RNA sequence: UGAGAAAAAGCCAAACCCGGAGCGAUUCGGGGACGGAAAGUUACAGAUCUCGCUUCGGCGAGAUGGCUGAACCGCCUUGG
Numbered sequence: 001u002g003a004g005a006a007a008a009a010g011c012c013a014a015a016c017c018c019g020g021a022g023c024g025a026u027u028c029g030g031g032g033a034c035g036g037a038a039a040g041u042u043a044c045a046g047a048u049c050u051c052g053c054u055u056c057g058g059c060g061a062g063a064u065g066g067c068u069g070a071a072c073c074g075c076c077u078u079g080g
Stems, first nucleotide, its partner, number of pairs: 001079004011036002016031006034066001040072003044069003047064007
């Protein structure tokens, strides 16, 4: 410095169940694993969703990083 087919120490943890928070999207803790090479971080752009308002055009406040892009940081394997 290029790549992520296979593998992987370590890591994360979908659905579902129990308990807590929220009007809600959703989130936190525990159990649990469908999966993941960024399923690490950031709501910056797009997307989707929720609540409120609306002159029905939209506007405001939020949610999702396990939807896409971007930025930053990093593990393993492998090529030069």
Annotation
Predicted 3D model of an 80-nucleotide RNA (c-di-GMP-I-GGC riboswitch aptamer) from Aliagarivorans taiwanensis DSM 22990. Its mean pLDDT, the model's own confidence on a scale to 100, is 81. NCBI's taxonomy places the organism under Bacteria, Pseudomonadota, Gammaproteobacteria, Aliagarivorans, Aliagarivorans taiwanensis. The sequence was found by an Rfam model in a public genome assembly.